[in-house]
Source information
This is a predicted structure of a 104-nucleotide RNA (SAM riboswitch aptamer (S box leader)) from Natronobacillus azotifigens. The sequence was found by an Rfam model in a public genome assembly. The coordinates come from a structure-prediction model, not an experiment, and the mean pLDDT is 84.
RNA sequence: CUCUUAUCAAGAGAGGUGGAGGGACUGGCCCUUUGAAGCCUCGGCAACAGACUUUUGAAGUCAUUGUGCCAAAUCCAGCAAGCGACAAGCUUGAAAGAUAAGAA
Numbered sequence: 001c002u003c004u005u006a007u008c009a010a011g012a013g014a015g016g017u018g019g020a021g022g023g024a025c026u027g028g029c030c031c032u033u034u035g036a037a038g039c040c041u042c043g044g045c046a047a048c049a050g051a052c053u054u055u056u057g058a059a060g061u062c063a064u065u066g067u068g069c070c071a072a073a074u075c076c077a078g079c080a081a082g083c084g085a086c087a088a089g090c091u092u093g094a095a096a097g098a099u100a101a102g103a104a
Base pairs, nucleotide, nucleotide: 002103003102004101005100006099007098008097013042014041015040016039017038021031022030023029025078026077027076028075043070044069045068048066049065050062051061052060053059054058074096079093080092081091082090083089
């Protein structure tokens, strides 16, 4: 880097350092000198892998370990279809993205 499967409206931040960006991309809309990104420390959330129990469809419990995450629904939309008046708006499904487990 590619493929497969599952999930993505819940949840959970302080300090230090740093000094202008960040929210994947594009458009919008936001966050940010009342301090962005990055890095470090400590803390927390969750329960994919993991452990245990009941059971053999699966369900429940735990948080020692590997990841992940801790503004806003994946912040909203992007493509297609439907409702609607060709608008605004709404719904569904894709696509793209993120994470986990597995495979080549």